About this RNA
Predicted 3D model of a 160-nucleotide RNA (Lysine riboswitch aptamer) from a mouse gut metagenome. Model confidence (mean pLDDT): 79 of 100. The model forms 100% of the base pairs in the Rfam consensus.
RNA sequence: GAUAGAGGUUGCGCCUGCUAUCAGUAAACCGUCGGAUGUGGCAGUCACAAGAGAAGGCGGAAGAAAGGAACGGGCGCCGAAGAGAUGUUUUGCUGCGAAAACAUUAUCUGGGCAUGUAUUUAAGAGGUACAUGACUGUCAUCGGCAGAUGGGGCGCUAUC
Numbered sequence: 001g002a003u004a005g006a007g008g009u010u011g012c013g014c015c016u017g018c019u020a021u022c023a024g025u026a027a028a029c030c031g032u033c034g035g036a037u038g039u040g041g042c043a044g045u046c047a048c049a050a051g052a053g054a055a056g057g058c059g060g061a062a063g064a065a066a067g068g069a070a071c072g073g074g075c076g077c078c079g080a081a082g083a084g085a086u087g088u089u090u091u092g093c094u095g096c097g098a099a100a101a102c103a104u105u106a107u108c109u110g111g112g113c114a115u116g117u118a119u120u121u122a123a124g125a126g127g128u129a130c131a132u133g134a135c136u137g138u139c140a141u142c143g144g145c146a147g148a149u150g151g152g153g154c155g156c157u158a159u160c
C1' cells in the first nucleotide's frame, strides 16, 4: 500500500407496507353574535381578502393530510452516519431568523442507553446539541489472574 473483516439482534442510513397518533383538529359550508381589520415567520414594502361583512366568540352538519412513531419487508453499508462551518438555490421582495436541497471541509463524535438542560414537534413519543453516569467494543501499559489506568475510527484485527 492492497484485500477481507469485527463491535450490535435496539450498530448506521435509505425505500416501502400496515397500524395507531396527529384529531373529531385544520381548511371549506350553514346559522348567529360582533363591527374593521386580516393573511404571507418578525419589521418594512408589495400582493390578496374584507360593510355583498374582517378579526374574534357560540352553535350545526360534515371532516382530512403532512411530518414524526411502533411493527413487518427490501436495499446499501461499518465515518456506517450525525453534527458544525462555508457557499449556491428555494420559501413574493429587502433585512433578521427558521427550514429544505446540493457542494466543499486538514472541524467534532468508537457505539448504543439512561438522566438533566436547551431546541424542534400536536406530543410525556421521536430528533438535535451540551453535560453527567454506568454498560459495551477495541488498542497500549501494569498485573499470575480478577482487574486498574490511559488513548481513539486517518483507529483495530487477519492475509498478501
Base pairs, nucleotide, nucleotide: 001160002159003158004157005156008078011077012076013075014074015073016072017071019069029060030059031058032057033056037049038048039047040046041096042095043094044093045092081109082108083107084105085104086103087102088101089100090099091098110136111135113133114132115131116130117129118128119127120126138151139150140149141148142147